[in-house]
The RNA shown here (c-di-AMP riboswitch aptamer (ydaO/yuaA leader)) has 114 nucleotides and comes from a soil metagenome. The coordinates come from a structure-prediction model, not an experiment, and the mean pLDDT is 81. Of the family's consensus pairs, 96% are formed in the model.
RNA sequence: CGCCGAGAUCCAUUUAUAUGGAUGCGGGGGACCCUAAGGAUUGGGGCGAAAUCCUUUUUGGAGAGGACACUUCCAGGUCCGAGCCCGACAGCUAACCUCGUAGGCGAUUGGAAG
Numbered sequence: 001c002g003c004c005g006a007g008a009u010c011c012a013u014u015u016a017u018a019u020g021g022a023u024g025c026g027g028g029g030g031a032c033c034c035u036a037a038g039g040a041u042u043g044g045g046g047c048g049a050a051a052u053c054c055u056u057u058u059u060g061g062a063g064a065g066g067a068c069a070c071u072u073c074c075a076g077g078u079c080c081g082a083g084c085c086c087g088a089c090a091g092c093u094a095a096c097c098u099c100g101u102a103g104g105c106g107a108u109u110g111g112a113a114g
Stems, first nucleotide, its partner, number of pairs: 001106004008023006024101006034091001043089001044086004052062003065080004070114006
């Protein structure tokens, strides 16, 4: 100075660590109506791009999809395609209720329009 991500800013207290509050951003629950079935232990569901398929299934390959210095489009290149959580339970969902505000990185390809 930037990248992934919601994960930032301000105020107060405190010697400081830290704690609390507010705003902003993000997530979950939750009516009528709508959906048309739902349930079945073969559970079901949530965050996330990370659905799935094959396999030697502990391994590897593919892959929907995702990221790469304003945004979009075109061309080209590189990389990711995980993990975690709820706990028998949740469609959508106004009011309302509630939770989070981390962590990890090192990089700016070219053209056109805005």